Annotation:
Predicted 3D model of a 349-nucleotide part of an RNA (small-subunit ribosomal RNA, central domain) from Azotobacter salinestris. Rfam family: Bacterial small subunit ribosomal RNA. The coordinates come from a structure-prediction model, not an experiment, and the mean pLDDT is 82.
Context: one part of a larger RNA
RNA sequence: CUGGGCGUAAGCGCAGCGUAGGUGGUUUGGUAAGUUGGAUGUGAAAGCCCCGGGCUCAACCUGGGAACUGCAUCCAAAAGUGCCAGGCUAGAGUACGGUAGAGGGUGGUGGAAUUUCCUGUGUAGCGGUGAAAUGCGUAGAUAUAGGAAGGAACACCAGUGGCGAAGGCGACCACCUGGACUGAUACUGAUACUGAGGUGCGAAAGCGUGGGGAGCAAACAGGAUUAGAUACCCUGGUAGUCCACGCCGUAAACGAUGUCGACUAGACGUUGGGCUCCUUGACAGCUUAGUGGCGCAGCUAACGCAUUAAGUCGACCGCCUGGGGAGUACGGCCGCAAGGUUAAAACUC
Numbered sequence: 001c002u003g004g005g006c007g008u009a010a011g012c013g014c015a016g017c018g019u020a021g022g023u024g025g026u027u028u029g030g031u032a033a034g035u036u037g038g039a040u041g042u043g044a045a046a047g048c049c050c051c052g053g054g055c056u057c058a059a060c061c062u063g064g065g066a067a068c069u070g071c072a073u074c075c076a077a078a079a080g081u082g083c084c085a086g087g088c089u090a091g092a093g094u095a096c097g098g099u100a101g102a103g104g105g106u107g108g109u110g111g112a113a114u115u116u117c118c119u120g121u122g123u124a125g126c127g128g129u130g131a132a133a134u135g136c137g138u139a140g141a142u143a144u145a146g147g148a149a150g151g152a153a154c155a156c157c158a159g160u161g162g163c164g165a166a167g168g169c170g171a172c173c174a175c176c177u178g179g180a181c182u183g184a185u186a187c188u189g190a191u192a193c194u195g196a197g198g199u200g201c202g203a204a205a206g207c208g209u210g211g212g213g214a215g216c217a218a219a220c221a222g223g224a225u226u227a228g229a230u231a232c233c234c235u236g237g238u239a240g241u242c243c244a245c246g247c248c249g250u251a252a253a254c255g256a257u258g259u260c261g262a263c264u265a266g267a268c269g270u271u272g273g274g275c276u277c278c279u280u281g282a283c284a285g286c287u288u289a290g291u292g293g294c295g296c297a298g299c300u301a302a303c304g305c306a307u308u309a310a311g312u313c314g315a316c317c318g319c320c321u322g323g324g325g326a327g328u329a330c331g332g333c334c335g336c337a338a339g340g341u342u343a344a345a346a347c348u349c
Stems, first nucleotide, its partner, number of pairs: 004320003007303002011317001013201002016199002021194003025088007033081001035077008049065006091191001092188004096183004103177007110154001115149007125136002162169002206247006215241002220236004258316006266294001268292009298305002322349003331342004
């Protein structure tokens, strides 16, 4: 190199913009780079292989042939690929009309609840647990009624429902804004797919500066439990959780399943469109784009997957090669740091 794989051992967390590269719909004409055929030259000899010959045989020596799968030049072919020129519309996209949606950003508004404070009523307990205690309370708590403040989150609706590339997104209103689906026409005419590097986004925790701080709560303190209890339980409680700006760049970032395209039984739910039918019904049927649970063929080591494939194929990328050492050391790059990323070996089983 050929080769085997990646749901469970191997798919980058994601893919918005995408470079190089690889691959690329349909048709006509040309060309002849690649491809195919032929010719010529060359491909040293020896060796290998085949047919002979010589040493009594063999090793060995020797004659002839083949081979040297290659390279160069010339001639020819034109189906497929490439290239050039022209055309097409089934891929891709644009315009127009609709539709659904927790998609994103900014500003504002609302109610329930917790907490704190003020005032009234009221009196001895409250709270908490398996049981207690720490704690709070006669300086009037808990409870109850009214009022005020402040922060955070938005019950019901709510649904294997919706939207988003992923992370993720849930009160209401307004503004700005991205994408998807759908209908009939018109337009562009392959403008496509993938994508090493690059670039961007990226939960939580953490970091920097400045705010904010109701509840919750690492650390911490106390009370219990226990042989002990640096825990589980309880009473408190600081960072943090929230906001703005800037970093970090990792997760069981999971469907543990890369993206795109084509094909391959069904029947049953559900979401958003469209069409048909006497709209007698909120039906029924058809068709699309999602989202689920079953199930055939097929696949799989099995479990299971099964038109949302792990089936049958094609294009491109990433990754894997026994366990441990180790996602570690060293070096590089990035970071304020924490650390991240790239990434071994000795040794050992």